[in-house]
RNA sequence: AUGUGAUAAAGGCAAACUUAUCGAAAGGUAAGGACGCAAAGCUUCAGGUCUAAGGCAGCAAUGCUAUGACAGCUGGGUUACCGAU
Numbered sequence: 001a002u003g004u005g006a007u008a009a010a011g012g013c014a015a016a017c018u019u020a021u022c023g024a025a026a027g028g029u030a031a032g033g034a035c036g037c038a039a040a041g042c043u044u045c046a047g048g049u050c051u052a053a054g055g056c057a058g059c060a061a062u063g064c065u066a067u068g069a070c071a072g073c074u075g076g077g078u079u080a081c082c083g084a085u
Base pairs, nucleotide, nucleotide: 004083005082012037013036017032018031019030020029021028022027035072041078042077043076045075046074047073048070049069050068054065055064056063057062
């Protein structure tokens, strides 16, 4: 440096749920909490998923729509700890 991921070691992240708070919602943030994770670090570039305030259509019911969200859905990009082999 490349590959790789051990019932190793050091360290890391934190699902559900609860509380507070922001948000129209999806969801986010903080604290508690651990289901899991070897990139569960970062990035919406491609696909996928969720929501539908506003907009459009409609008499209405309702439908469509991302400029909102998900990186712990998959792929891509990018950076990185440890070291049995």
The RNA shown here (c-di-GMP-I riboswitch aptamer) has 85 nucleotides. The sequence was found by an Rfam model in a public genome assembly. Its mean pLDDT, the model's own confidence on a scale to 100, is 87.